[in-house]
This record gives sequence, C1' cells and structure tokens, in this order.
RNA sequence: GCCGGUGUAGUUCAAUGGUAGAACGGAGGACUCAUAAGCCUUAAACAAUGGUUCGAUUCCAUUCACCGGCACAA
Repeated sequence: GCCGGUGUAGUUCAAUGGUAGAACGGAGGACUCAUAAGCCUUAAACAAUGGUUCGAUUCCAUUCACCGGCACAA
C1' cells in the first nucleotide's frame, strides 16, 4: 500500500428498511430480626460524517479504531 471482517447499554451478545432486545452488572421498592437468594419497578447503547429513501441502526460512500490475510521496502 491492497483485500476482507468487526464496531449496538458498564460487560458479553442478539435483532431488524417502520417504537433497539436479552443475560449479567447498576439504582429503587417489597420481603426478612438482618443479610443473601428469589420477586416487582427502573436508568442506560446502534463508532463519526455525508448520501439514497416517505422513513436508515440496517443499504451506499468516505473517515476512525481494532482484528486477519497479501504485497513492497529495509
């Protein structure tokens, strides 16, 4: 330098062109003599910019970060 992949909640992962979910973790409540577990409630995320579209997290382009492969030079 070229090619490919990945980027979503604090963490690990889903999903989809039409309200973005789960588990664990966090906060509150209830229970208990108290704590834990279990129960109820709740906050929290689509890497960035632009484009296409009635509508983009999803499709396209560019950029950024990470991973893998290839090539060149030393």
A computed fold for a 74-nucleotide RNA from Candidatus Zambryskibacteria bacterium RIFCSPHIGHO2_01_FULL_43_60, annotated as transfer RNA. The sequence is in RNAcentral, with records from ENA. Its Rfam family is "tRNA". Rfam classes the family as a transfer RNA.